[in-house]
Molecule: c-di-GMP-I-GGC riboswitch aptamer
Organism: Methylobacillus sp. MM3
Parts: sequence; C1' cells; structure tokens
RNA sequence: ACUGAUAAAGGCAAACUUGCCGAAAGGCAAGGGCGCAAAAUCACCGGUCUAAAGAGGUUUUUCCUCCAUGACAGCGGGAUUGCCAGAU
Repeated sequence: ACUGAUAAAGGCAAACUUGCCGAAAGGCAAGGGCGCAAAAUCACCGGUCUAAAGAGGUUUUUCCUCCAUGACAGCGGGAUUGCCAGAU
C1' cells in the first nucleotide's frame, strides 16, 4: 500500500426497559444486544423526521397549512482522523 477472514486483540451498540432533558423529532445515562471494519468525527450535497418561534387560513377556544434556525453520521454520497490482523 491493499484487503477485512467462519480467525485473533480491543471496541461500538438496534429494538425494548428505567431515569433525566426537550414543544416535538430526538438526545444523555444505566441495563440490554439487533447488528457494525469506521456503527469514530463533521450537517458540505441529496434525503428523512419534527414544527416551538414566525407567517397564512379559520368561528373565540381550537384546528389546518407553510416554514429549520431543531434533529438523524445506525439513510446514501462526500470530507477528516484512527485500532487490530495478514487469508496478500
């Protein structure tokens, strides 16, 4: 450099449960373990989710629509960094 094995060391942790935070999506911690060779980091591109504030509609309450500045890196692409191994 390449590759990621029915192997080895070490690692991460879906659903679900409990607690906390949040308007929500979701996040954090503990348990748990579906899976993962970048399931490490970054919202840059596409995508998805939410809609508090704001805008519009509506008959007051309410409800509906639009909207990311919120979220997802375990949706795809991209960027950056990195562990172990040698079936090469």